About this RNA:
A computed fold for a 114-nucleotide RNA from Mesobacillus zeae, annotated as SAM riboswitch aptamer (S box leader). Its Rfam family is "SAM riboswitch aptamer (S box leader)". Its family is annotated with regulation of gene expression in the Gene Ontology.
RNA sequence: CUCUUAUCGAGAGCGGCGGAGGGACUAGGCCCAAUGAUGCCCGGCAACCUACAAGGGAUUUUUCCUUGUAAAGGUGCUAAUUCCUGCAGGUGUAGAUUGCCUGGCAGAUAAGAG
Numbered sequence: 001c002u003c004u005u006a007u008c009g010a011g012a013g014c015g016g017c018g019g020a021g022g023g024a025c026u027a028g029g030c031c032c033a034a035u036g037a038u039g040c041c042c043g044g045c046a047a048c049c050u051a052c053a054a055g056g057g058a059u060u061u062u063u064c065c066u067u068g069u070a071a072a073g074g075u076g077c078u079a080a081u082u083c084c085u086g087c088a089g090g091u092g093u094a095g096a097u098u099g100c101c102u103g104g105c106a107g108a109u110a111a112g113a114g
Stems, first nucleotide, its partner, number of pairs: 001114008013042001015041003021032003026086004043078003048074002050070009082106001087103005
């Protein structure tokens, strides 16, 4: 870097350092930020990998699914739904560029494969 599977409406500081832009890309919005953002450290959250227990299924040396508990280690996350929209379909309306629903694209993270 590519592919596969799963998840993305919950959760997480009134700490330290630092000092200018930041919210992935592009366009339009809307926000955050010298009352110090983004970032880094610490702290925290969560439970993908992991361990244990209970229940259920199958092709029963085993393996899969569901639920619960734990948190040492590997990651991850820690403003706003992935901040919102962009493409397609549906619904709604007198009509619609508004609203709502579903899918897709793009992206993020984990686990596995190349």